Context: one part of a larger RNA
RNA sequence: CUGGGCCUAAAGCGUCCGUAGCCGGCCCCGUAGUCCCCGGUUAAAUCCACCGGAAGACCGGUGGGCCGCCGGGGAUACUGCGGGGCUAGGGAGCGGGAGGGGCCGAGGGUAUUCCGGGGGAUAGCGGUAAAAUGCGUAGAUCCCCGGAGGACCACCAGUGGCGAAGGCGCUCGGCUGGAACGCGUCCGACGGUGAGGGACGAAAGCUGGGGGAGCAAACCGGAUUAGAUACCCGGGUAGUCCCAGCCGUAAACGAUGCCGGCUAGGUGCCGGCCGAGGUUUCGCCUCGGCCGGUGUCGAAGCGAAGGCGUUAAGCCGGCCGCCUGAGGAGUACGGCCGCAAGGCUGAAACUU
Numbered sequence: 001c002u003g004g005g006c007c008u009a010a011a012g013c014g015u016c017c018g019u020a021g022c023c024g025g026c027c028c029c030g031u032a033g034u035c036c037c038c039g040g041u042u043a044a045a046u047c048c049a050c051c052g053g054a055a056g057a058c059c060g061g062u063g064g065g066c067c068g069c070c071g072g073g074g075a076u077a078c079u080g081c082g083g084g085g086c087u088a089g090g091g092a093g094c095g096g097g098a099g100g101g102g103c104c105g106a107g108g109g110u111a112u113u114c115c116g117g118g119g120g121a122u123a124g125c126g127g128u129a130a131a132a133u134g135c136g137u138a139g140a141u142c143c144c145c146g147g148a149g150g151a152c153c154a155c156c157a158g159u160g161g162c163g164a165a166g167g168c169g170c171u172c173g174g175c176u177g178g179a180a181c182g183c184g185u186c187c188g189a190c191g192g193u194g195a196g197g198g199a200c201g202a203a204a205g206c207u208g209g210g211g212g213a214g215c216a217a218a219c220c221g222g223a224u225u226a227g228a229u230a231c232c233c234g235g236g237u238a239g240u241c242c243c244a245g246c247c248g249u250a251a252a253c254g255a256u257g258c259c260g261g262c263u264a265g266g267u268g269c270c271g272g273c274c275g276a277g278g279u280u281u282c283g284c285c286u287c288g289g290c291c292g293g294u295g296u297c298g299a300a301g302c303g304a305a306g307g308c309g310u311u312a313a314g315c316c317g318g319c320c321g322c323c324u325g326a327g328g329a330g331u332a333c334g335g336c337c338g339c340a341a342g343g344c345u346g347a348a349a350c351u352u
Base pairs, nucleotide, nucleotide: 003324004323005322006321007306008305012320014200015199016198017197021193022192023191025086026085027084028083029082030081031080032079033078034075035074036073037072038071039070040069041068047064048063049062050061051060052059053058089190090187091186092185093183094182095181101176102175103174104173105172106171107170108153109152113148114147115146116145117144118143119142124135125134161168162167205246206245207244208243209242210241214240215239219235220234221233222232257319258318259317260316261315262314265297266296267295268294269293270292271291272290273289274288275287276286277285278284301308302307325352326351327350334345335344336343337342
């Protein structure tokens, strides 16, 4: 010396489950690895030391040793395996609570639009920076009543909650997943990660069927402009919605993989538990303590800095993924997947 890295420079797989593999808590016993000692064996040559042959090399003699194997004795910190035990990891159970977690069903609400009726002295309305296209004498705009239909769910709403992520917000009901807290009843290391693999996965897009109010790619007009395939205005079809099936991507972001341990605190909020005070006795209010979550400010430390800082980007351990100058290029070719769009894997020449 036996690489350095991954928030923003290239680099954390979109997320989770899990196969192989890798890694693995406390105590005891056995066994093997491991270490030490002794003996045997390890042909000669070779190796080392000394002596001799005129001798650094070549030759001879004497002595010695490493390594390996076998046998015997000893050591027991660590590791594997086998056995026994334990409860701090993990799981199960019980208890009362929190929640837009998921699926299904039923019901409701405001507004927009359309249709019918009524009012209406009548002539404008709409739209913009200003206009025009557009709508309106077949009576619009405006007001009232009724009806139809689709989408959405104001206030509550938060710096808040739940979920692995994507994501989740009217009300009620049914079915159902997970987490936190408390108890410490049961199991007794059953754990961590996870190459392959599997499942889930916004929007757009695709297939079949339904639906279509508003909005609105494309498209058509009106403006603007040198032009205006835009921004603004009037229209408007896919789509947006529902059912079934595909697609599998994203600035899928905390641009920060998962798990565990360790390292000052202050303060806000959410859930649970405990204690004290108040009290209208209530599933109530206030204060303090503990656990879990979610923010913010910050010791030490870290960082190129911005900043991070018990929710680490600090100090350690385990496992996986990924990076290795820019362009060419997430392209070509091949393979796998897809109805297609395309996705995944993923170069090189050449240029610099």
Molecule: small-subunit ribosomal RNA, central domain
Organism: uncultured archaeon